[in-house]
Molecule: SAM riboswitch aptamer (S box leader)
Organism: uncultured Zetaproteobacteria bacterium
């Protein structure tokens, strides 16, 4: 980097270094920034995911137990049950461990769809909660 899949209206500080643009394609709002921004970084905090705990449902094995059926001696079979692997819906708690993340909904809009509203004789235009997709961003499983 790229497919998959989750989650994306909540939460979260004081220093340093520096010296201007940030707000993660891009455009149009509108916001942060010399009361010092983006970045870096030093303690410090949030609490999503993965890794640790606990664990349904189901597989597969063993079988010292037990029931049933065949056969009628042994033995064969199925089931339970108890062990042992696997699996993993769920659930607790934490910040030990890998990330991650500490301005405003991913800041808001753009593509489709639209409850409603408004304008007009009409054909039409304009505004628009909600929803969906599409891109983004962070995890993470395999590849």
């Nucleotide at each position: 980097g790229g497919c998959u899949u989750a989650u994306c209206c909540a939460g979260a500080g004081c220093g340093g270094u520096g010296g201007a643009g940030g707000g993660u394609g891009c455009a149009g709002g509108c916001c942060c920034u010399a009361u010092g921004a983006u970045a870096c970084u030093g303690c410090g905090g949030c609490a999503a995911c993965c890794g640790g705990c606990c664990g349904a449902a189901g597989a597969u094995g063993u079988c010292c137990u037990g029931u049933u059926u065949u056969a009628a001696u042994u033995a064969a079979a199925a089931c339970a049950a108890a062990c042992a692997u696997c699996g993993g819906a769920g659930g607790a708690g934490a910040a030990u461990g890998g990330u991650g993340c500490c301005a405003a909904u991913g800041c808001c809009u753009g593509c489709c769809u639209g409850a409603g509203a408004g304008g007009g004789g009409a054909a039409c235009c304009u505004c628009g909660a909600g929803g969906g997709a599409g891109c983004g961003a962070u995890g993470a499983u395999g590849c």